[in-house]
RNA sequence: CACUCAUCGAGACCGGCGGAGGGACAGGCCCUUGGAUGCCGGGGCAACCUGCGAGGAUGUAUUUCGCGACGGUGCCAACUCCUGCGGAGGUGCCGGAUCGGCAUCAACCGGUAGAUGGGCG
Numbered sequence: 001c002a003c004u005c006a007u008c009g010a011g012a013c014c015g016g017c018g019g020a021g022g023g024a025c026a027g028g029c030c031c032u033u034g035g036a037u038g039c040c041g042g043g044g045c046a047a048c049c050u051g052c053g054a055g056g057a058u059g060u061a062u063u064u065c066g067c068g069a070c071g072g073u074g075c076c077a078a079c080u081c082c083u084g085c086g087g088a089g090g091u092g093c094c095g096g097a098u099c100g101g102c103a104u105c106a107a108c109c110g111g112u113a114g115a116u117g118g119g120c121g
Base pairs, nucleotide, nucleotide: 001121003119004118005117006116007115008114013042014041015040016039017038021031022030023029025084026083027082028081043076044075045074048072049071050068051067052066053065054064055063080113085110086109087108089105090104091103092102093101094100095099
């Protein structure tokens, strides 16, 4: 880096350095000189890998639940901050109308993209 699988509304902050933008992009909306983003140290969260126990199906590969946290990662503003594509929905306008078109809104479903982990090349 490619492919594949799982998860993404929970959770978890102090100190030092440094000094301007940052939250990938666009539109929103936020954070930030009362010092953000970042880097370093310490602390913590979680339970993917992992350890132990119990159960079911089945027949050798899995799966459900509970407990733990030495180690490998990860994470510690906001749901992946929200939206972006498609569908269903509400409201308004236009057309004579079943209905269609346009605009807009907040929540829902699916997808795309992304992040993290496992596997594999």

Description:
The prediction has a mean pLDDT of 77. This is a predicted structure of a 121-nucleotide RNA (SAM riboswitch aptamer (S box leader)) from Rhodanobacter fulvus Jip2. Its Rfam family is "SAM riboswitch aptamer (S box leader)". Rfam describes the family as follows. The SAM riboswitch is found upstream of a number of genes which code for proteins involved in methionine or cysteine biosynthesis in Gram-positive bacteria. Gene Ontology term of the family: regulation of gene expression. The organism belongs to Rhodanobacter fulvus, within Bacteria. The same sequence occurs in records of 2 taxa.